[in-house]
Context: one part of a larger RNA
RNA sequence: CGUACCAAGCUUGAGAGGAGUCUUCUUUAGUACGAGAGGAUUAGGAAGGACGGACCCCUGGUGCGCCAGUUGGACCGCUAGGUCCAUUGCUGGGUAGCUACGUCCGGCAGGGAUAACCGCUGAAGGCAUCUAAGCGGGAAGCCCCCCUCAAGAUCAGGCUUGGAUGUACGCAAGUGCGAGAGACCCCGGGCAGACCACCCGGUUGAUAGGCCGCAGGUGCAAGGACAGAAAUGUCUUUAGCUGAGCGGUACUAACGGUCGAUUGCUUCGUCACU
Numbered sequence: 001c002g003u004a005c006c007a008a009g010c011u012u013g014a015g016a017g018g019a020g021u022c023u024u025c026u027u028u029a030g031u032a033c034g035a036g037a038g039g040a041u042u043a044g045g046a047a048g049g050a051c052g053g054a055c056c057c058c059u060g061g062u063g064c065g066c067c068a069g070u071u072g073g074a075c076c077g078c079u080a081g082g083u084c085c086a087u088u089g090c091u092g093g094g095u096a097g098c099u100a101c102g103u104c105c106g107g108c109a110g111g112g113a114u115a116a117c118c119g120c121u122g123a124a125g126g127c128a129u130c131u132a133a134g135c136g137g138g139a140a141g142c143c144c145c146c147c148u149c150a151a152g153a154u155c156a157g158g159c160u161u162g163g164a165u166g167u168a169c170g171c172a173a174g175u176g177c178g179a180g181a182g183a184c185c186c187c188g189g190g191c192a193g194a195c196c197a198c199c200c201g202g203u204u205g206a207u208a209g210g211c212c213g214c215a216g217g218u219g220c221a222a223g224g225a226c227a228g229a230a231a232u233g234u235c236u237u238u239a240g241c242u243g244a245g246c247g248g249u250a251c252u253a254a255c256g257g258u259c260g261a262u263u264g265c266u267u268c269g270u271c272a273c274u
Base pairs, nucleotide, nucleotide: 001152005163006162007161008160009159010158011157015149016148017147018146021049022048023047024046025045026044027043033038051106052105053104054103055102059100060099061098062097066093067092068091069090070089071086072085073084074083075082076081110144111143112142117137118136119135120134166177167176168175169174182259183258184257185256186202187201188200189199190198207253208252209251210249211248212247213246214245216242217241218240223236224235225234226233227232
């Protein structure tokens, strides 16, 4: 921009893509078959591999500064307590998120038309013949069924709901003003994301931050007291600290603006002109 008024929401599915897998064990059955050795077709049940999808409850990983320990050095005048540098200095753990090595799910079943092939009836050709007319069966393959996208599918589909066609001037085209569903810019954000898009919120508000409470993590802070010659230990204390998690609370920040909807064609009547 189109989809012949403007929107919001829900859809149909032309078409396109994906999936389609393999193995073992077991029952049938040591049966059929076979002298024996050996050893099924078929039908049912179970487990698994690889592959694919989703997820983070569990088990793990990561988690560049959440907690603790610790070495050397510099600094805060010194002690104590800290900050910084040394690969995140090194080491032990670890929330959220992201993840696999983790968990769950999937391939099933069914229908249709067929291939090779197997048939029925059956002539040409008194027989025979699956074929010439006609009618069946038949594959991991084809079409559907299953999953995803999908109306720019320009043959541009459908449904529901909301809104507009007000007023002044004008012959008309149109212009001014008003109303207006909704949308956008902008702003606060997100489990959404390269950007854009998408989703939520914008004071009639819990959207983010802060604060409060809780969970989770770390693992018992500092200071003081006591014991000890001291290192250190004990008590205060399951303490102190704590990023992303959960809930609450307007304290801070969500200010402000813009756009936005009946034209075209056909028919009829009337008038004017030719």

A computed fold for a 274-nucleotide part of an RNA from a Phycisphaeraceae bacterium, annotated as large-subunit ribosomal RNA, domain VI. The source organism's lineage runs through Bacteria, Planctomycetota, Phycisphaerae, Phycisphaerales and Phycisphaeraceae. It was read from a public genome assembly. It matches the Rfam family "Bacterial large subunit ribosomal RNA". Its family is annotated with ribosome and structural constituent of ribosome in the Gene Ontology.